[in-house]
This is a predicted structure of a 72-nucleotide RNA (transfer RNA) from a Streptococcaceae bacterium. Lineage of the source: Bacteria > Bacillati > Bacilli > Lactobacillales > Streptococcaceae. Rfam family: tRNA. By type it is a transfer RNA. The coordinates come from a structure-prediction model, not an experiment, and the mean pLDDT is 81. The RNAcentral record of the sequence draws on ENA.
RNA sequence: GGCCCGUUGGUCAAGCGGUUAAGACUCCGGUUUCUCAGACCGGCAACAUGGGUUCGACUCCCAUACGGGCUA
Numbered sequence: 001g002g003c004c005c006g007u008u009g010g011u012c013a014a015g016c017g018g019u020u021a022a023g024a025c026u027c028c029g030g031u032u033u034c035u036c037a038g039a040c041c042g043g044c045a046a047c048a049u050g051g052g053u054u055c056g057a058c059u060c061c062c063a064u065a066c067g068g069g070c071u072a
Stems, first nucleotide, its partner, number of pairs: 001071007010025003018055001027043006048064005
C1' cells in the first nucleotide's frame, strides 16, 4: 500500500429500514437495617465524524478517524 472486520451510556452488550434504542454492572435517590453490605423500588446516562440513498437510517452506500486481522 491492498483487502476484510469492528466502533451503541462510565463499563459490558442486544438491536438485519418504522422499537419509547432492550438488558446487566456502575452511579444517584428512596424503602428496609443500630450502621455498612445485601435485597427491593425509582432515576440519570449512548448510536465515532461528515456526506449520500429513502417517505423514514443505529441499521443500506461512500469518505474520514480510531482499533483489530490477512497479505506483497